[in-house]
Context: one part of a larger RNA
RNA sequence: AGACGGGGACCCGCACAAGCGGAGGAGCAUGUGGUUUAAUUCGAUGAUAAGCGAGGAACCUUACCUGGGCUUGAAAGACAUCUGCAAGCCGUCCGAAAGGAUGGCCGCCUUCGAGGGUGGUGUCUAGGUGCUGCAUGGUUGCCGUCAGCUCGUGUCGUGAGAUGUACCGUUAAGUCGGAUAACGAGCGCAACCCCUAUUCCGUGUUGUAUUUCACGGGAGACUGCCCCGGAUAACGGGGAGGAAGGUGGGGAUGACGUCAAAUCAGCAUGGCUCUUACGUCCAGGGCUACACACGUGCUACAAUGGCUACGACAAAGGGUUGCCAAGCCGUAAGGCGGAGCUAAUCCCAACAAACGUAGCCUCAGUUCGGAUUGAGGGCUGAAAUUCGCCCUCAUGAAGUCGGAUUCGCUAGUAAAUGCAUAUCAGCCACGAUGCAUUGAAUACGUUCUCGGGUCUUGUACU
Numbered sequence: 001a002g003a004c005g006g007g008g009a010c011c012c013g014c015a016c017a018a019g020c021g022g023a024g025g026a027g028c029a030u031g032u033g034g035u036u037u038a039a040u041u042c043g044a045u046g047a048u049a050a051g052c053g054a055g056g057a058a059c060c061u062u063a064c065c066u067g068g069g070c071u072u073g074a075a076a077g078a079c080a081u082c083u084g085c086a087a088g089c090c091g092u093c094c095g096a097a098a099g100g101a102u103g104g105c106c107g108c109c110u111u112c113g114a115g116g117g118u119g120g121u122g123u124c125u126a127g128g129u130g131c132u133g134c135a136u137g138g139u140u141g142c143c144g145u146c147a148g149c150u151c152g153u154g155u156c157g158u159g160a161g162a163u164g165u166a167c168c169g170u171u172a173a174g175u176c177g178g179a180u181a182a183c184g185a186g187c188g189c190a191a192c193c194c195c196u197a198u199u200c201c202g203u204g205u206u207g208u209a210u211u212u213c214a215c216g217g218g219a220g221a222c223u224g225c226c227c228c229g230g231a232u233a234a235c236g237g238g239g240a241g242g243a244a245g246g247u248g249g250g251g252a253u254g255a256c257g258u259c260a261a262a263u264c265a266g267c268a269u270g271g272c273u274c275u276u277a278c279g280u281c282c283a284g285g286g287c288u289a290c291a292c293a294c295g296u297g298c299u300a301c302a303a304u305g306g307c308u309a310c311g312a313c314a315a316a317g318g319g320u321u322g323c324c325a326a327g328c329c330g331u332a333a334g335g336c337g338g339a340g341c342u343a344a345u346c347c348c349a350a351c352a353a354a355c356g357u358a359g360c361c362u363c364a365g366u367u368c369g370g371a372u373u374g375a376g377g378g379c380u381g382a383a384a385u386u387c388g389c390c391c392u393c394a395u396g397a398a399g400u401c402g403g404a405u406u407c408g409c410u411a412g413u414a415a416a417u418g419c420a421u422a423u424c425a426g427c428c429a430c431g432a433u434g435c436a437u438u439g440a441a442u443a444c445g446u447u448c449u450c451g452g453g454u455c456u457u458g459u460a461c462u
């Protein structure tokens, strides 16, 4: 100088407390461990792995296994060479295909040099999701959007170092004011950027009565004004006006560093290693197994509810290999159909659902709950057996609110409700990312738990 303390002082954070809703019990979905397997490819493992890489495993993907093939190779470059001649097309046999063997057809441009192009052969390069993230780049997680981390000159100290950055107030903030052997500066904080809430102007069709809407540009909020407190300061409390008030709300933005943290399988890359195989092609299988254990979710256990009928109100997205209307068929999934739309025009899209009105159910394993299973259908796709989704009928498990323990959340938040999108032929989405609708309760306070910051103290640690 640090680090640590079941030392001290001060301060902060959904950290506790006060509340609301969950998890832990059930069924299912999904990920992981374990076990099994020919293979169940690989990575991620306290917080900081486990609905994570994967924003889509039937084939492909695919890296794994079994079997069958190829060996300058599946793709790319250079050189040499060929009885070539383009390329290519059609066959036959073996075969699951890949591949191997074999036959036929057609026969390019040209400056006529086998020059270009193309095919075969040979050589040199290839190729590896093989190892090392403890050789690396790049990127990322956590501490943490915490308020810290440093430098120049000066001064102090023999020196390591200190000071500055301590102190008094204050702040979300090393934010600002005062004071001061320090004076300044840098990276962080804040602001500048984007979205949103109000208003004005301009422009605009597909929208439109003014309005709304979209795009662009301004205005507006700065403790600016008033009162009180305070060192007359910084600032704090209250008020006015205002759509908005003291950082208005949200996002992007992550200092010096820590964990030899993660990733050689996104990519790049040093070294090592394989080279008729650890490369590569193909078919089938596996990644979907199942005594069990854990994580994350969905659906419930019901009457603040379930069912039936009728009625109402969104936002944000997507669409030409696409979205697909009307009409007709079908109980339905869906089919036929073909209008419109390269989109403020048409479509997804329906009346969004929760909600409201009326009726039934009357506390029961039920008109709760929907797992599981049987039968019949539909769709995508060469192909749904391993292993897809959906519909109809039947079946109707467990489950009566969950032990110890534990998680999220402070306002348009939690909770509840549906809608859309990416990926995508289809989909195991109950996931993820957005969008709107309905819309709370509580915070006395900082003793305690956890994490963090500043100062100080002790130490047998560095």
Stems, first nucleotide, its partner, number of pairs: 001462002003459003007456007015446002019409005026299008034290002042053002064285007076125007084118002088105007108116002127274002130272003136268002138263003141259001143257001148187006154163003167178003193251004198219007222245001225239005301402001305361007317348003322341002327336003368399001373394007415438007
Predicted 3D model of a 462-nucleotide part of an RNA (small-subunit ribosomal RNA, 3' major domain) from a Candidatus Uhrbacteria bacterium. The prediction has a mean pLDDT of 81. Lineage of the source: Bacteria > Bacteria candidate phyla > Candidatus Uhriibacteriota. Rfam family: Bacterial small subunit ribosomal RNA. Rfam links the family to the GO terms ribosome and structural constituent of ribosome.